Predicted 3D model of a 464-nucleotide part of an RNA (small-subunit ribosomal RNA, 3' major domain) from an uncultured bacterium.
Context: one part of a larger RNA
RNA sequence: UGACGGGGACCCGCACAAGCGGUGGAGCAUGUGGUUUAAUUCGACAAUAAGCGAAGAACCUUACCAGGGCUUGACAUCUCGGGAAUCUCCCUUAAUCGGGAGAGUGCCGUAAGGAACCCGAUGACAGGCGCUGCAUGGUUGUCGUCAGCUCGUGUCGUGAGAUGUACGGUUAAGUCCGGUAACGAGCGCAACCCUCGUUCUAUGUUAGAAAUGUCAUAGAAGACUGCCAGCUUUAAGCUGGAGGAAGGUGGGGAUGACGUCAAAUCAGCAUGGCCCUUACGUCCUGGGCGACACACGUGCUACAAUGGCCGGUACAAUGGGCAGCCAAGCCGCAAGGCGGAGCUAAUCCCAUCAAAGCCGGUCUCAGUUCGGAUUGGGGUCUGCAACUCGACCUCAUGAAGUCGGAAUCGCUAGUAACCGCGUAUCAGCCAUGGCGCGGCGAAUACGUUCUCGGGUCUUGCACA
Numbered sequence: 001u002g003a004c005g006g007g008g009a010c011c012c013g014c015a016c017a018a019g020c021g022g023u024g025g026a027g028c029a030u031g032u033g034g035u036u037u038a039a040u041u042c043g044a045c046a047a048u049a050a051g052c053g054a055a056g057a058a059c060c061u062u063a064c065c066a067g068g069g070c071u072u073g074a075c076a077u078c079u080c081g082g083g084a085a086u087c088u089c090c091c092u093u094a095a096u097c098g099g100g101a102g103a104g105u106g107c108c109g110u111a112a113g114g115a116a117c118c119c120g121a122u123g124a125c126a127g128g129c130g131c132u133g134c135a136u137g138g139u140u141g142u143c144g145u146c147a148g149c150u151c152g153u154g155u156c157g158u159g160a161g162a163u164g165u166a167c168g169g170u171u172a173a174g175u176c177c178g179g180u181a182a183c184g185a186g187c188g189c190a191a192c193c194c195u196c197g198u199u200c201u202a203u204g205u206u207a208g209a210a211a212u213g214u215c216a217u218a219g220a221a222g223a224c225u226g227c228c229a230g231c232u233u234u235a236a237g238c239u240g241g242a243g244g245a246a247g248g249u250g251g252g253g254a255u256g257a258c259g260u261c262a263a264a265u266c267a268g269c270a271u272g273g274c275c276c277u278u279a280c281g282u283c284c285u286g287g288g289c290g291a292c293a294c295a296c297g298u299g300c301u302a303c304a305a306u307g308g309c310c311g312g313u314a315c316a317a318u319g320g321g322c323a324g325c326c327a328a329g330c331c332g333c334a335a336g337g338c339g340g341a342g343c344u345a346a347u348c349c350c351a352u353c354a355a356a357g358c359c360g361g362u363c364u365c366a367g368u369u370c371g372g373a374u375u376g377g378g379g380u381c382u383g384c385a386a387c388u389c390g391a392c393c394u395c396a397u398g399a400a401g402u403c404g405g406a407a408u409c410g411c412u413a414g415u416a417a418c419c420g421c422g423u424a425u426c427a428g429c430c431a432u433g434g435c436g437c438g439g440c441g442a443a444u445a446c447g448u449u450c451u452c453g454g455g456u457c458u459u460g461c462a463c464a
Base pairs, nucleotide, nucleotide: 001464002463004460005459007458008457009456010455011454012453013452015448016447019411020410021409022408023407026301027300028299029298030297031296032295033294034292035291042053043052064287065286066285067284068283069282070281073125077124078123079121080120081119082118083117086103087102088101089100090099091098107114108113127276128275130274131273132272136270137269138265139264140263141261143259148187149186150185151184152183153182154163155162156161167178168177169176193253194252195251196250198221199220200219201218202217203216204215207212224247227241228240229239230238231237290430303404307363308362309361310360311359312358313357319350320349321348324343325342329338330337331336370401375396376395377394378393379392380391381390418439419438420437421436422435423434
């Protein structure tokens, strides 16, 4: 000087408390451990792994396993020889591989050849999701959006170092003020950026019957403790008020200082070193990544009457669409099929876009008209192909479950809780996941003793 303390003082944070809803019990979905397996590919492991990499595992993906093949190779450059390319067919095979037949002759050209492309040969080489994240780059998590981390000169100290950055106020803030052997400065804080909320102006396609401006587009204004009162040190600021759409950081986002964890990633990519080279490379078929005594994490659906079912009826926003979205009409209980209008989309479609809601009826507390797992039958669709291993519809079946032990999580306002809708990936989909969107819309915060994490000062110290 730090780190640490079941030392002290002060302060902060959904940290506790006060509330609301959950998890832990059930069934299922999903990830992980374990076990099993020919293989169940690999990575991630307290907080900071476990609906994580994966924003899509039937084949492919795919890295794993079994079997069958290839060896200048699936891919790149160079050399030589031949042939345009390309297309079709046959044999063999599980397929690839292997063997064979035919059609076909293009472009430039000084007519030698050349440029693409294909086949064969040779070797230089290719190739490796093989190892090392403790050799690395890049990127990321975390402390933490916490208020800190430093430097120049000066001063003090033998020196390590200190001071500045202590202290009194104040703030979300090392924010600002006062003060001071310090005076300044840098990285952080804040502001500048995006977005939502108000008004004005301009424009008006495809919105609107029109007026217009609900609306869309893009420019401007507006908020600064500016005004008033009180408190304070006359300061910084705090409390209250006026006006205002908005008030003291207006809400949200982006933005993450010096550093910590030899934190994570050689399997995104790049890359040093090491290793493989008729195989640790590569192609194909099939299987596996989907196993199942069990354990854990994250979720979905419930256990019902603030409810279930039936009928009627109302109101969104974000988005997506040409190998696409798919209207009307018809068929089917339905999934869906037929059909073909419109739309490269403020025009048409998904989608009359919603659901919770409201109105009426029924059920009357029961393992039930709750709950929907599981299983059997019949179908639809995607796709070369749904056995392992897809989603959906329909008929039947109707399991556990009557609110969950110890323990534990999220949330302070348009938030939690409840309700549906959209979308990326994607042929389809195991999405109950992720990311968004709107609808409805609370309760509580006395306070800082305690738990956890953090900041400043101080103290002890056998630690560095």
Overview: Its Rfam family is "Bacterial small subunit ribosomal RNA". Gene Ontology terms of the family: structural constituent of ribosome and ribosome.